[in-house]
Molecule: Bacterial RNase P class A
Organism: marine eukaryotic metagenome
RNA sequence: GAGUUAGCUGGACAGUCGCUGGCCGAAAGGCGAGAGGAAAGUCCGGGCUCCACAGGACAAAGUGCCAGGUAACCCCUGGGGGGCGUGAGUCCACGGAAAGUGCAGCAGAGAGUAGACCGCCACCGCGAGGUGGUAAGGGUGAAAGGGUGCGGUAAGAGCGCACCGCGCGGGUGGUAACAUGCCGCGGCUAGGUAAACCCCACUUGGAGCAAGGCCAAAUAGGAACCCGUUGAGGUUGUCCGCGGAGGGUUCGGGUAGGCCGCUCAAGGCCAUCGGUGACGAUGGUCGUAGAUGAAUGACUGUCCACGACAGAACCCGGCUUACAGGCUAACUC
Numbered sequence: 001g002a003g004u005u006a007g008c009u010g011g012a013c014a015g016u017c018g019c020u021g022g023c024c025g026a027a028a029g030g031c032g033a034g035a036g037g038a039a040a041g042u043c044c045g046g047g048c049u050c051c052a053c054a055g056g057a058c059a060a061a062g063u064g065c066c067a068g069g070u071a072a073c074c075c076c077u078g079g080g081g082g083g084c085g086u087g088a089g090u091c092c093a094c095g096g097a098a099a100g101u102g103c104a105g106c107a108g109a110g111a112g113u114a115g116a117c118c119g120c121c122a123c124c125g126c127g128a129g130g131u132g133g134u135a136a137g138g139g140u141g142a143a144a145g146g147g148u149g150c151g152g153u154a155a156g157a158g159c160g161c162a163c164c165g166c167g168c169g170g171g172u173g174g175u176a177a178c179a180u181g182c183c184g185c186g187g188c189u190a191g192g193u194a195a196a197c198c199c200c201a202c203u204u205g206g207a208g209c210a211a212g213g214c215c216a217a218a219u220a221g222g223a224a225c226c227c228g229u230u231g232a233g234g235u236u237g238u239c240c241g242c243g244g245a246g247g248g249u250u251c252g253g254g255u256a257g258g259c260c261g262c263u264c265a266a267g268g269c270c271a272u273c274g275g276u277g278a279c280g281a282u283g284g285u286c287g288u289a290g291a292u293g294a295a296u297g298a299c300u301g302u303c304c305a306c307g308a309c310a311g312a313a314c315c316c317g318g319c320u321u322a323c324a325g326g327c328u329a330a331c332u333c
Stems, first nucleotide, its partner, number of pairs: 001333009011303007019034002022031003036309001040320002043318005048208004055240004060204005065079005080094001081092004095199002100197002102193002117138002119134006146164006165188001166186005171180003212260004222251006234242002267286008304307001
């Protein structure tokens, strides 16, 4: 100098006036708290709540190397294999193509039951050319049905052999994925594609805080019609099974509220110990928004490097996406 990986920060200070909760106070008022690393997308997973407990079959969807972590995961960590990179590193839906089916534009003679355009060889023909053999060589293509060499042959060819590759079985190492300077067998049979159908294994009940509960006269009480114990509505998309009394439409009338759920939670920080690590165990410590037509703001002053993306709405763990500028550490060339 060029990079790779991981992490932090996201204007500061003071004053005045507000807004939403909490505490104190009879009141006036006082004290203290008040957005994020993504609060976002709502893409996964879980807690929590309700559904007449969630049974069976089919369908559908998802996941897909191995081991571990976790409440759980499509997440994370470590490892294996493959691609890229000189490297630090980084990316991969990474089970099965010797069950079956399908697909492959253009070019090319031929694209998966191989194949004869040129060339090579044999025969026929005066010749132009014809018939046959041949996958060594050329040409086309992303891909031409193992590679190199020797033998062999009319020319050739796993036709034979050696080595390499590939596959199968065994041994060895590893918890495993897998590896293999080990042993034997197979002339090669078995090209690609499964985010194509499919096969195999595993997982999945549905709806969601407008869940749901309480107070209250407050989707009440009422009228008409229709469906229903010959089983409605409900329970998973369908069927079986379960279950057992209400349901739907219209008219007319009333309400348009309050409280809980709600924030202490698989919580944050620190130390020690265990572990390569994700993480776990033990001890200490902190108190940290909770609105609901929805607060978290405005102004003034001083300073600087002049400030990005963006704002809670039941909660938590992840992933993904957005992000001006600044800072730190380790590593590589």